[in-house]
The RNA shown here (transfer RNA) has 73 nucleotides and comes from a Ktedonobacterales bacterium. It matches the Rfam family "tRNA". Rfam describes the family as follows. Transfer RNA (tRNA) molecules are approximately 80 nucleotides in length. The organism belongs to Ktedonobacterales, within Bacteria.

This record gives sequence, structure tokens and C1' cells, in this order.
RNA sequence: GGGGCUGUAGCUCAGGGGAUAGAGCAGGGGACUCCUAAGCCCAAGGUCACAGGUUCGAAUCCUGUCAGCCUCA
Repeated sequence: GGGGCUGUAGCUCAGGGGAUAGAGCAGGGGACUCCUAAGCCCAAGGUCACAGGUUCGAAUCCUGUCAGCCUCA
């Protein structure tokens, strides 16, 4: 340098054109308990890597860039 895959919450990941963008874990609060833990309840947490394009509508499709991994030289 060519090709491929991946990038979504603090972490691990779903979601592949119309949902208010979700789950588990972690963190916060509550209730329970003599206290703690476990289990239970509640809330919070998002520039969907970045920029442009397509579309009535983009996390999702297209292009470019960046980063990580794999591969060919």
C1' cells in the first nucleotide's frame, strides 16, 4: 500500500429504514435485615466514531476520513 470485519451507556453486547434507542453488569436511591450480603423495587446514564450524501424519514443505506483487529504483499 490492497482487501475484509468491527466502532451503539463506565464495561459486555442487541437493534440492519418509521419504538421515547434497549438488555445485562457496574455505579446511585429505596424497601427488607439487629448489621451486612444475596434477592426485590425505582430512577439516572447515549453527539449511535467523525464528516458529507440519499430519503418524507438514517444508529440502520451510500461515499470519504479516523481508530482497532484480521489478511495479502